[in-house]
Context: one part of a larger RNA
RNA sequence: AGCGUAUGGGGAAUGCCUAGGCUCUCAGAGGCGAAGAAGGACGUGAUAAGCUGCGAUAAGCUGUGGGUAGUUGCAAAUAAGCUGUAAUCCAUAGAUUUCCGAAUGGGGCAACCCGGCUAUUUGAAGAAUAGUCAUCCGUCAACUGACGGAAGCAAACCCGGAGAACUGAAACAUCUAAGUACCCGGAGGAAGAGAAAACAAUAGUGAUUCCGCAAGUAGUGGCGAGCGAACGCGGAACAGCCUAAACCACAACAGUUACGGCUAUUGUGGGGUUGUAGGGCUUCAAUAUCUGAGAUAAUCUGAAUUGGAAUGACUUGGGAAGGUCAACCAUAGAGGGUGAGAGUCCCGUACAAGUAAGGAUUAUUGAAGUAGAAGUACCCUGAGUAGGGCGGAGCAGGUGAAACUCUGUCUGAAUCAGCCGGCACCAUCCGGCAAGGCUAAAUACUACUGAGAGACCGAUAGUGAACCAGUACCGUGAGGGAAAGGUGAAAAGUACCGUGAAUAACGGGGUGAAACAGAACCUGAAACCAUACGCUU
Numbered sequence: 001a002g003c004g005u006a007u008g009g010g011g012a013a014u015g016c017c018u019a020g021g022c023u024c025u026c027a028g029a030g031g032c033g034a035a036g037a038a039g040g041a042c043g044u045g046a047u048a049a050g051c052u053g054c055g056a057u058a059a060g061c062u063g064u065g066g067g068u069a070g071u072u073g074c075a076a077a078u079a080a081g082c083u084g085u086a087a088u089c090c091a092u093a094g095a096u097u098u099c100c101g102a103a104u105g106g107g108g109c110a111a112c113c114c115g116g117c118u119a120u121u122u123g124a125a126g127a128a129u130a131g132u133c134a135u136c137c138g139u140c141a142a143c144u145g146a147c148g149g150a151a152g153c154a155a156a157c158c159c160g161g162a163g164a165a166c167u168g169a170a171a172c173a174u175c176u177a178a179g180u181a182c183c184c185g186g187a188g189g190a191a192g193a194g195a196a197a198a199c200a201a202u203a204g205u206g207a208u209u210c211c212g213c214a215a216g217u218a219g220u221g222g223c224g225a226g227c228g229a230a231c232g233c234g235g236a237a238c239a240g241c242c243u244a245a246a247c248c249a250c251a252a253c254a255g256u257u258a259c260g261g262c263u264a265u266u267g268u269g270g271g272g273u274u275g276u277a278g279g280g281c282u283u284c285a286a287u288a289u290c291u292g293a294g295a296u297a298a299u300c301u302g303a304a305u306u307g308g309a310a311u312g313a314c315u316u317g318g319g320a321a322g323g324u325c326a327a328c329c330a331u332a333g334a335g336g337g338u339g340a341g342a343g344u345c346c347c348g349u350a351c352a353a354g355u356a357a358g359g360a361u362u363a364u365u366g367a368a369g370u371a372g373a374a375g376u377a378c379c380c381u382g383a384g385u386a387g388g389g390c391g392g393a394g395c396a397g398g399u400g401a402a403a404c405u406c407u408g409u410c411u412g413a414a415u416c417a418g419c420c421g422g423c424a425c426c427a428u429c430c431g432g433c434a435a436g437g438c439u440a441a442a443u444a445c446u447a448c449u450g451a452g453a454g455a456c457c458g459a460u461a462g463u464g465a466a467c468c469a470g471u472a473c474c475g476u477g478a479g480g481g482a483a484a485g486g487u488g489a490a491a492a493g494u495a496c497c498g499u500g501a502a503u504a505a506c507g508g509g510g511u512g513a514a515a516c517a518g519a520a521c522c523u524g525a526a527a528c529c530a531u532a533c534g535c536u537u
Stems, first nucleotide, its partner, number of pairs: 001536009015522001016486002020457002022454007029446002031153002039100003042055003046078002050074002061094006070082003105114003115133007135150006157188001158186004168175001172222001198205002209236005219227002240438003243382001247270006254263003275416001277381004281375004290369002294365008305353003311326005327344002329333001335347003387411008397423001418433005473480002493521001496508004
């Protein structure tokens, strides 16, 4: 020096565990904000640095309900208190709620500075206390004001505006990616769409939305890459309505007048709402039927909460829930805990009970809405609209034979003997009635609350974060972004003595089942280091 064996150090793998995550399901809720939010700063405790709670009434104040013996959060200590005159605690409704922040009296380097007006305190000045004073929009006023609204934040879902590139086409330009990402505006618990100027095809359907098929079909496409319907069928859910106009009445204002009136405009009310055309108008007839806002009552649901069955002995052990023997309950043998593995020890579970606010259902009442027949001379039925030209866009459809929809620009009808559509266009036929508006459900999503589930993870995994983590730290900044879990059943966390300079470390001794469980604490692999012994050189 090497190898081997043994014993240690070192190290933190592995095993076991879970306080945290991940993905879903079923319900709820789907907003908060000038009555000052979200988010913060600073305070607040007997002692108090942090977290949590709270706000100068400051780990809290009040009412009501629940609950019952302890209690002053994490947090173990001491002190001082509170509490059967019911505390602490739980639920709910209130009060308080500094300063910043949309931040809104003005300013500002957020949490600070400086004001005006009114009132009070004061004899006055000065100061203090309380209130008030931003902007924009709308309505009403008009002496310049009163009242109402908006703003800002928030995870996704939704609608609109604006809108890429990488990429694919094995290059690349039309095309694709994609109307995606990103940006902006807006709304709701959903949004959007929606009651045929729709589809269809000689037969019919009958608003919209969503799902399954039709179908990767018909098409489209440097006919490349790709893109990609509809009819029809089966389901989910179903709901239909209101206006403009004709006509009538009233009011205001204006014009005109022969002072009787007539006319224009505007407003309000009635009327009226459709395509087998309908309505006005004229003539008849009728007071029906159905829907149903809101109110009242009852029932159910609904927070904290309440009741809730049944086991003992012996034995091993530190410890019984294990083992043995003998019992019991079960609408409860889900689950968790307890010194090892408990239906009957504890919390629970099945099953019952209970109520405030709120919600739902039913009943009663009931605002309001809702209907017919005949006639057809006249009137009405949404205009810078439909359509057309040019340039674009959307439609599965790239300009094509290109219908349909939208429109930047130029034009520009008919008006019921009318108009639009049925994929160029024309005729026949068929379907419908544009140029005003509203509309639940079926559908999408989950920051948040409750209940549950998992052939999901188990501390290099699972969220970045199981732990005081968006922290420490890095960066001028936008931003980037960790590591770090486990004594024991119980602190019983080693009294006392000794060695030592020692509050280091160690030896006794004590606790404990165990201290090689001693806080650098479960298990404790390997690398690496050391000691002892053996063998070899």
Molecule: large-subunit ribosomal RNA, domain I
Organism: Imperialibacter sp.